[in-house]
């Protein structure tokens, strides 16, 4: 690195380095020297997984908490994006692709 399943309109900071670009890509359109990516602590958010209670019950389903493993803390995955559907139609919806993160497995 591929593949599978699940989520994606919630939600959650501060400080030292560090020194110009981030927001995956295009197209806008935002963020930023009142300091960007990125790197360390330390905080917190969330519940994918492991552990752990209690209900249900022979399947792995719901509730709680949150030790541990990931993650993640502008903006709706910031909005549109190959393509289908639908409608009250030059927009509006939905569904699909794509992206992330998580488990499995290769």
């Nucleotide at each position: 690195g591929g593949u599978u399943u699940a989520u994606u309109a919630a939600g959650a900071a501060g400080a030292a380095g560090g020194g110009a670009g981030a927001g995956a890509c295009a197209g806008g359109c935002u963020c930023u020297a009142c300091g960007a990516a990125c790197u360390u602590c330390u905080a917190g958010c969330a519940a994918c997984c492991u552990c752990c209670u209690c209900c249900a019950c022979c399947a792995u389903g719901g509730a709680a908490a949150a030790a541990g493993g990931u993650g993640c803390u502008a903006a709706a995955u910031c909005c549109u994006g190959a393509u289908c559907c639908g409608c009250g139609a030059u927009g509006c919806g939905g569904a699909a692709a794509a992206a992330a993160u998580a488990a499995a497995u290769u």